Transfer RNA from a Planctomycetaceae bacterium, 74 nucleotides, folded computationally. Its Rfam family is "tRNA". By type it is a transfer RNA. It was read from a public genome assembly. The source organism's lineage runs through Bacteria, Planctomycetota, Planctomycetia, Planctomycetales and Planctomycetaceae.
RNA sequence: GGGUCAGUAGCUCAGUUGGUUAGAGCGGGGGACUCAUAAUCCCUAGGUCGUGGGUUCAAGUCCUACCUGACCUA
Repeated sequence: GGGUCAGUAGCUCAGUUGGUUAGAGCGGGGGACUCAUAAUCCCUAGGUCGUGGGUUCAAGUCCUACCUGACCUA
């Protein structure tokens, strides 16, 4: 240089054929329980869906350029 894949919450990830509130687990905060801690249970906060542009009535999802990372190849 060429190619493939990935990027969604602090972390690991899901998100169906483009559609009706963007989610789960762990982690954070509060509470219950306990003499206390852990465990367990309940409640709760946290998102420009990598960035810009485009298509569409409607985009996390499709197209495009770029950025970052992993791998293959020369």